[in-house]
RNA sequence: CUCUGCGAGGGGCGCUGCAGCAGCCAUUUCAGGGGCUGCCAGGCUCGCACGGGGCAUGUGACAUUUAACCGCGCCCAUUCGAA
Numbered sequence: 001c002u003c004u005g006c007g008a009g010g011g012g013c014g015c016u017g018c019a020g021c022a023g024c025c026a027u028u029u030c031a032g033g034g035g036c037u038g039c040c041a042g043g044c045u046c047g048c049a050c051g052g053g054g055c056a057u058g059u060g061a062c063a064u065u066u067a068a069c070c071g072c073g074c075c076c077a078u079u080c081g082a083a
Stems, first nucleotide, its partner, number of pairs: 001052002004049006010076006018043001020039006042069001
C1' cells in the first nucleotide's frame, strides 16, 4: 500500500438511478464497446483481524486523537440558542 471479513460514523420513510451486479438483445476473430429490464445512495472515511506486495532498518517517550464526510424531500432523536 492492498484483498477479504467485521465494527463504527444516531435513525425511519419516500424518490431518482451514476458506478456496480443479474438477465435479455444486438454487434464482433478476441479484447474493448452498445441497447433494454430489474436490483441499487455507507460504493466513502476511521478502527480491528487474517493474508499478499513494497520500502526502510536501534529502542523508547511525549503530543495530537475518534474525526471528517455521506444525491433529493419529509419525519424522529440528540446538542446549543431564541421565543
Source information
The prediction has a mean pLDDT of 77. SAH (S-adenosyl-L-homocysteine) riboswitch aptamer from Pseudomonas sp. SSM44, 83 nucleotides, folded computationally. The RNAcentral record of the sequence draws on Rfam.